[in-house]
RNA sequence: CGGCGGGUAAGGACCGGGGAGCUAGCCCUGCCCUGUUGCCUGAAACGGGCUAUACGCAGGGGUCCGUCAACCUUGAGGAGCGAUGACCUGAGCGGUCGUAGGCCGAGGCUCCUCGACGAGGAGGCUUCGCCCCGCAGGGUUGGGCGGUGCAAGCAGCCCUUUCGAAGGAAAGGGUUGACCUGCUCUGCCGUCGAACCGGGCAAGGCCGGGAACGGAGCAACCCUAAGAUGGACGCCCCGACGUUUGCGGGAGAACGGGGCUGAGGAAGGGGGCCUCGACACCGCGGCUGGGAGGGCAUCCAUCCCCGAGGGAGGCCGCCG
Numbered sequence: 001c002g003g004c005g006g007g008u009a010a011g012g013a014c015c016g017g018g019g020a021g022c023u024a025g026c027c028c029u030g031c032c033c034u035g036u037u038g039c040c041u042g043a044a045a046c047g048g049g050c051u052a053u054a055c056g057c058a059g060g061g062g063u064c065c066g067u068c069a070a071c072c073u074u075g076a077g078g079a080g081c082g083a084u085g086a087c088c089u090g091a092g093c094g095g096u097c098g099u100a101g102g103c104c105g106a107g108g109c110u111c112c113u114c115g116a117c118g119a120g121g122a123g124g125c126u127u128c129g130c131c132c133c134g135c136a137g138g139g140u141u142g143g144g145c146g147g148u149g150c151a152a153g154c155a156g157c158c159c160u161u162u163c164g165a166a167g168g169a170a171a172g173g174g175u176u177g178a179c180c181u182g183c184u185c186u187g188c189c190g191u192c193g194a195a196c197c198g199g200g201c202a203a204g205g206c207c208g209g210g211a212a213c214g215g216a217g218c219a220a221c222c223c224u225a226a227g228a229u230g231g232a233c234g235c236c237c238c239g240a241c242g243u244u245u246g247c248g249g250g251a252g253a254a255c256g257g258g259g260c261u262g263a264g265g266a267a268g269g270g271g272g273c274c275u276c277g278a279c280a281c282c283g284c285g286g287c288u289g290g291g292a293g294g295g296c297a298u299c300c301a302u303c304c305c306c307g308a309g310g311g312a313g314g315c316c317g318c319c320g
Base pairs, nucleotide, nucleotide: 001320002319003318004317005316006315011065012064013063014062015061016034017033018032019031024051025050026049027048028047039060040059041058042057071310072309073308074307075306077304078303079302080300082299083298084297085296087295088294089293093289094288095287096286097285098284099283101282102281104277105276106275107274108273109272110271111270112269113268117264123261124260125259126258127257128256129255131250132249133248134247135246136245137244138243139241140240141239142238143237144236145234146233149183150182151181153179154177155176156175157174158173159172160171161170162169163168188231189230190229191228192227198223199222200221206215207214208213
């Protein structure tokens, strides 16, 4: 150095595994899953022990093995509890949007049914009225405005002339007029209305005068102006109206009158079709939320089976 043999002696091994998590990394306490033989005590998440020689630490106990061992590691195949996944699929449900379907709302057309009414005339056509506009008239009515003109007579006033003893008288002219007559005009009536600057008449009184008579003229009475008021009227102006006529135009469902034609047919109920609308509900579809389940992939306690490696070195005896 090699070979053979031996072993309850030394010695070796087991008393769980896995996942996530923590960690620079490893193991553990703790959490989760799992194994029907499967330890005990102590400390341990503001943690305990370690360093790729990490794959627990300290103390104690039990069991197995006898080298073709117990046991450990690992490869392939099968079964299989469970876990993970940023992968694929993805129901019920929720949200939202859309919708040519159903339901709902509106409108139109059509068919069926019933049948008021109908030859004292359905329905249809036509015409007129009723309604609106314009134009031209009428009626009723409110307000505003308006008040004819001419001639003669008479009277007042002014001027001129003549006469007279005065008051005055006579003639002519102009003008004004509320007087009077007639005519005309659509253009009138009633009441009130000046103390003085209106008229008529003018008692009493006053003045002139011999008287007669005359003059001025207050009151009263009568009549009036400017004007006030009421009414009627007016070829006038501005309006109003539960007004009316005619003509023309327009609108038009109903109602009414007339004409033509001549037998249908209102309302209601039911069915069908079309168009439009609405989305509250049903249906259908899109998107989306979240997500059971499933698929796939990976890992995996445990079990079966076949391998490989380690354990394997050393001790004792014999031989070469």
The RNA shown here (Archaeal signal recognition particle RNA) has 320 nucleotides and comes from a Candidatus Bathyarchaeia archaeon. It matches the Rfam family "Archaeal signal recognition particle RNA". For this family Rfam cites "SRPDB: Signal Recognition Particle Database" (Rosenblad et al., Nucleic Acids Res, 2003). Its family is annotated with SRP-dependent cotranslational protein targeting to membrane, signal sequence recognition and signal recognition particle, plasma membrane targeting in the Gene Ontology. It is annotated as a non-coding RNA gene. The organism belongs to Bathyarchaeia (SeqCode), within Archaea.